The prediction has a mean pLDDT of 82. Small-subunit ribosomal RNA, 5' domain from an uncultured bacterium, 520 nucleotides, folded computationally.

Context: one part of a larger RNA
RNA sequence: GGAUGAACGCUGGCGGCGUGCUUAACACAUGCAAGUCGAACGAAGCAUUAUUUUACGAUCUUUUCGGAGUGACGAGAUAAUGACUUAGUGGCGGACGGGUGAGUAACGCGUGGGCAAUCUGUCCCGGACAGGGGGAUACCCGAUGGAAACAUCGGCUAAUACCGCAUAAGACCACAGUGUCGCAUGGCACAGGGGUAAAAGAACUUCGGUUCGGGGUGAGUUCGCGUCCGAUUAGAUAGUUGGUGAGGUAACGGCCCACCAAGUCGACGAUCGGUAGCCGACCUGAGAGGGUGAUCGGCCACAUUGGAACUGAGAAACGGUCCAAACUCCUACGGGAGGCAGCAGUGGGGAAUAUUGGGCAAUGGGCGCAAGCCUGACCCAGCAACGCCGCGUGAGGGAAGAAGGUUUUCGGAUUGUAAACCUCUAUCGUUGGGGACGACAAACGACGGUACCCAACAAGGAAGCCCCGGCUAGCUACGUGCCAGCAGCCGCGGUAAUACGUAGGGGGCAAGCGUUGUCC
Repeated sequence: GGAUGAACGCUGGCGGCGUGCUUAACACAUGCAAGUCGAACGAAGCAUUAUUUUACGAUCUUUUCGGAGUGACGAGAUAAUGACUUAGUGGCGGACGGGUGAGUAACGCGUGGGCAAUCUGUCCCGGACAGGGGGAUACCCGAUGGAAACAUCGGCUAAUACCGCAUAAGACCACAGUGUCGCAUGGCACAGGGGUAAAAGAACUUCGGUUCGGGGUGAGUUCGCGUCCGAUUAGAUAGUUGGUGAGGUAACGGCCCACCAAGUCGACGAUCGGUAGCCGACCUGAGAGGGUGAUCGGCCACAUUGGAACUGAGAAACGGUCCAAACUCCUACGGGAGGCAGCAGUGGGGAAUAUUGGGCAAUGGGCGCAAGCCUGACCCAGCAACGCCGCGUGAGGGAAGAAGGUUUUCGGAUUGUAAACCUCUAUCGUUGGGGACGACAAACGACGGUACCCAACAAGGAAGCCCCGGCUAGCUACGUGCCAGCAGCCGCGGUAAUACGUAGGGGGCAAGCGUUGUCC
């Protein structure tokens, strides 16, 4: 000098774009953050219409005043209809999106390969198919236990829920054959007989279902190379290293197990200890290099701590389940409930870091044929000079060189064209009027009456901070008297201090200026 997620001191006008718990992965009140589908299903409700029943029977007509007829509103039942509502069954999604960096020195990450050792819901392309049956169960009704959370028993019913049967290809399994290829195990193609496994409808033109092949996307796994410090850590290792066999997995493998052998790693740093998420990138530097890993993007890991599996195409699952532990809360003391490292917000810690805001209008995601619903992702607004960039705080004229201040050798010098005064201008500002783009068929705009445009007003409302001995641009007076103090280094101060304090003057930067921390 440059840089910063900065903090502190003094000061502070506006706008645009960014950024904002680096500390306690400390504890959390409250609200919201993942739902959706009635075009899978039964049921309940609501609305409308139709039919029918009932009766206190209004009203009206008629009357011989005894009655006769009409039969509204209401109540009940049945049926139909509704792009009506939804607790439950069922489907898809809750494995994405969002957060954090505790752990991890590792195939975790980066880079380049392999899988002839693998899987892949939804999506795209292509081939084939959907025949005929069955038994349950939730909701509901009834009963029981419990303070609650919830649980149990009996009965009824539906499905795109569940289960047999049929059909069966080049799918799968075990045989056995031919050809061909390769990189070792082997791969691919063709033909053979045997065995095994399918399906679902809703709707009325579309959405679906089953099976097989190919593609795409995503994932798993493996290998080469690279990836901090310590030798005041030198030996480490028994499932350890390898083999055979069996199990397990989508798949290879001591992944697991039985048996056998005694290996395997290590000064080219094993093991142990410390520290740390990694990278694209960012900062610095002429470069080589050094430092960092905030925001944004990719990967990984974690979700109070530890462990486990279930479901599923996919999880060993942040807002799922179970167990254990600590903590908090409820309790009728028998037992239960919870997990902000989601968005806000609270306490605490700290030098220090924001609103319990608006909207789904846009982009994107989930579900749905769709209308649409949900979305603290996201888009916006609020707070903060935290950063970068831009603008303003006026412009021109103006010497009686005014007054005042400071200084003086008392002549003057300086502040200084600075002010006053005159003439202008209107960026920001204030008031009034108009008023978007973002919405690529129509409709739909949170932002927002915002940006922007026009008119009017008025120099009015808008400058500070640090420094002035040398390094280093810029000097005098007074006070103080090795005191009070300054200081980045050298060093100033003990009676004329350009170095302390104040004033005048000057220099630098400027809505900032200095100081401190950290890196080059």